[in-house]
RNA sequence: GCGCAGGAUAGAGGCGCGGACUUCAUGAGUAGCGCGGAAGAGGGCCCCCAUGCCCGACGACGCCGCCGCCAAAGGGGAGACCGCCGAAGGAGCGACCGGGUGGGUGCGGCCGCGUUCCUGGGCGUCAGGUCAACAGCCUGCCGACUGUCAUCCCGUUUGGAUGAAGAGCUAUCUGCUUU
Numbered sequence: 001g002c003g004c005a006g007g008a009u010a011g012a013g014g015c016g017c018g019g020a021c022u023u024c025a026u027g028a029g030u031a032g033c034g035c036g037g038a039a040g041a042g043g044g045c046c047c048c049c050a051u052g053c054c055c056g057a058c059g060a061c062g063c064c065g066c067c068g069c070c071a072a073a074g075g076g077g078a079g080a081c082c083g084c085c086g087a088a089g090g091a092g093c094g095a096c097c098g099g100g101u102g103g104g105u106g107c108g109g110c111c112g113c114g115u116u117c118c119u120g121g122g123c124g125u126c127a128g129g130u131c132a133a134c135a136g137c138c139u140g141c142c143g144a145c146u147g148u149c150a151u152c153c154c155g156u157u158u159g160g161a162u163g164a165a166g167a168g169c170u171a172u173c174u175g176c177u178u179u
Base pairs, nucleotide, nucleotide: 001178003176004175006174007173008172009171010170011169014085016084017083018082019081021079022078023077024076032069033068034067035065036064037063042055043054044053045052046106047104048103049102050101051100088119089118090117091116092115093114094113096109097108098107120146121145123143124142126140127139128138129137130136148164149163150162151161152160153159
């Protein structure tokens, strides 16, 4: 010096990433509860099977009210704080959870956990998804921007073009192998 997608530590990108807190709207005069009305036999515990419990002719469940009282979660804005730079985000599968119990694992959920894959970063248009939402978020296409590295060009300065991807880049230290 080359190689081993070697190792460790530190670091950079910038409208950078995440978290919990405070506060403000939204959610919403909604859900729920109460009251009233009509009606009249079943109804609740997600669905199915089994089983159990509970409510109900003292009128349940469901329906209506241009009556009363009146939330919360989730998502968001702002502030300040903390932790960070595969920060983190997304998708699939698994596990897990669903208000009695056991089973099915149908349907739904998924903060967090395991695993595989994708994404360098933010911004904007459009489309799709999520959502109460035209907010926000997520995904994809496209566009320019931005940091890094490689190659090339140049009028030589910290410029331009093209390409690549974080399994990257920079700095320091270091292991093995080989010369």